[in-house]
RNA sequence: GUCCCUGUAGUCUAGCUUGGACAGAACGCAAGAUUGCGGAUCUUGAGACCCGGGUUCAAAUCCCGGCAGGGACG
Numbered sequence: 001g002u003c004c005c006u007g008u009a010g011u012c013u014a015g016c017u018u019g020g021a022c023a024g025a026a027c028g029c030a031a032g033a034u035u036g037c038g039g040a041u042c043u044u045g046a047g048a049c050c051c052g053g054g055u056u057c058a059a060a061u062c063c064c065g066g067c068a069g070g071g072a073c074g
Base pairs, nucleotide, nucleotide: 001073002072003071004070005069006068007067010027011026013024020057029045030044031043032042033041050066051065052064053063054062
C1' cells in the first nucleotide's frame, strides 16, 4: 500500500442476513424487601448502537467517507 473481519450499557453479548412498536439478556451498580449485621434470594430502577454524511415516511440494520482494533498478502 491492497483486501477482509470487527466496533451496541462499566464488562460480555443478542438483534444487522430480511429497515418498523419502548434496542433484549447475563454479570456488575443503586434502592427496597428479607436478615441481629452481612451474604444469598426476591422486587424495582439507572445505564448502550464508534464518528460524520446520504437514502427512506422510518436506519443499530442499507450506501459513502473517516476513526479504532484484529487478520491476510506485498